A computed fold for a 75-nucleotide RNA from a Nitrososphaeria archaeon, annotated as transfer RNA.
It matches the Rfam family "tRNA". Gene Ontology term of the family: triplet codon-amino acid adaptor activity.
The source organism's lineage runs through Archaea, Thermoproteati, Nitrososphaerota and Nitrososphaeria.
Its mean pLDDT, the model's own confidence on a scale to 100, is 83.

C1' cells in the first nucleotide's frame, strides 16, 4: 500500500442481505418473593443515540462514501 472479516448495555452476542413496533438473547448487576440462612428458582428494574463523520430517504443499526481501531491473508 491492497483484499477480506469485525466494532452493538459492564460481558458475549443476534439482528445489516430484504430501512418502519419500545435495538432482542444470555450472562453480569439491582430491588422484591422463595430460605433459619446461602445457593438455585420465581418476578420486576436499570443500563447500548449500534466505531466517528458526512450523504440518500418521510424515516437509517440496516443503503452509500470518507476515517479511525483490530483480526486475518497478499504484496
Nucleotide at each position: 500500500g491492497g483484499g477480506c472479516c469485525g466494532g452493538u448495555g459492564g460481558u458475549g452476542u443476534a439482528g445489516c442481505c430484504u430501512g418502519g413496533u419500545u435495538a432482542g438473547c444470555a450472562c453480569g448487576u439491582c430491588g422484591c418473593c422463595c430460605u433459619c440462612a446461602c445457593a438455585c428458582g420465581g418476578c420486576g428494574g436499570a443500563g447500548a443515540u449500534c466505531g466517528c463523520c458526512g450523504g440518500u430517504u418521510c424515516g437509517a443499526a440496516u443503503c452509500c462514501g470518507g476515517c479511525c481501531c483490530g483480526g486475518c491473508c497478499c504484496a